A computed fold for a 97-nucleotide RNA from a soil metagenome, annotated as Guanidine-I riboswitch aptamer.
The coordinates come from a structure-prediction model, not an experiment, and the mean pLDDT is 83.
Rfam family: Guanidine-I riboswitch aptamer. From the family's description: This family represents a conserved RNA structure found upstream of the ykkC and yxkD genes in Bacillus subtilis and related genes in other bacteria. Its family is annotated with regulation of gene expression in the Gene Ontology. On this family, see Nelson et al., Mol Cell 2017: "Metabolism of Free Guanidine in Bacteria Is Regulated by a Widespread Riboswitch Class".
The sequence is in RNAcentral, with records from MGnify.
[in-house]
RNA sequence: UUGGCGGCUAGGGUUCCGGCCCGCGGGGCGUCUGGUCCGAGAGCUGCCGGCCGGGCCGAUGUCAGCCCGGUGCACGGCGGGACAAAAGCCCGGGAGA
Numbered sequence: 001u002u003g004g005c006g007g008c009u010a011g012g013g014u015u016c017c018g019g020c021c022c023g024c025g026g027g028g029c030g031u032c033u034g035g036u037c038c039g040a041g042a043g044c045u046g047c048c049g050g051c052c053g054g055g056c057c058g059a060u061g062u063c064a065g066c067c068c069g070g071u072g073c074a075c076g077g078c079g080g081g082a083c084a085a086a087a088g089c090c091c092g093g094g095a096g097a
Base pairs, nucleotide, nucleotide: 002072003048004047005046006045007044008043011038012037016035017034018032019029020028021027022026050071051070052069053068054067055066056065058063073093075096079091080090081089
């Protein structure tokens, strides 16, 4: 240097589908289990990359390649923002502790 991306989940709402209701050309309900959808720094998992340590091998050499191992800790508002809308998403490993 507290990495990037993907899959999944906790969670989330209501564009679309479905469901339920109504005076039914249409309208309402997410205080409708659900499908599509959004979705974690502090959740799980996979891949890639960086850095560090050790080893192997080639080599004039401080270098290249490969293999093994490591890569810690993490309590957290109010408020604001986007998409149809909301959220553990983003502001944000923020303010604060």